[in-house]
Order: sequence, then C1' cells, then structure tokens
RNA sequence: GCUUCUUUAGCUCAGUGGUAGAGCACCACCCUCGUAAGGUGGUGGUCCACGGUUCGAUCCCGUGAAGGAGCU
Repeated sequence: GCUUCUUUAGCUCAGUGGUAGAGCACCACCCUCGUAAGGUGGUGGUCCACGGUUCGAUCCCGUGAAGGAGCU
C1' cells in the first nucleotide's frame, strides 16, 4: 500500500427498511431471624462520525475513524 471482518445498554451479543431487544450487571420490592440463592418490577442507548438513497435507515450506498485478520 491492497483486500476483508467488526463497531448496538456498564459487559457479552441479537436485531436484514417501519418508534431497539436478550443474558449478565445495577436499583427497588417480595421471600428469610439474617445472608446467599430464588421471585416480581424497573433504570439505563445521539445504534462509531459525517454525507447520500428513501415517505421512512441500526439495517442500503460513499468517505472517514478505531480495532482485528490476510496479502504484498
């Protein structure tokens, strides 16, 4: 230098065009003499940035950024 993959909640990851979810974690309550475990509910997101397409973009296209892999 070229090719390719990834970027979504505190963490690990789903989500293939129509107002974004799970598990763990966190908070409150229930249960217990108390703790752990268990149960119920809840908080938390500019979906990496900018631009484009579209009535509408996390999703499609372009450029860039960060990280990983391969080739030279």
Transfer RNA from Pelagophyceae sp. CCMP2097, 72 nucleotides, folded computationally.
Lineage of the source: Eukaryota > Sar > Stramenopiles > Ochrophyta > Pelagophyceae.
The sequence is in RNAcentral, with records from ENA.
It matches the Rfam family "tRNA". The family's RNA type in Rfam is transfer RNA.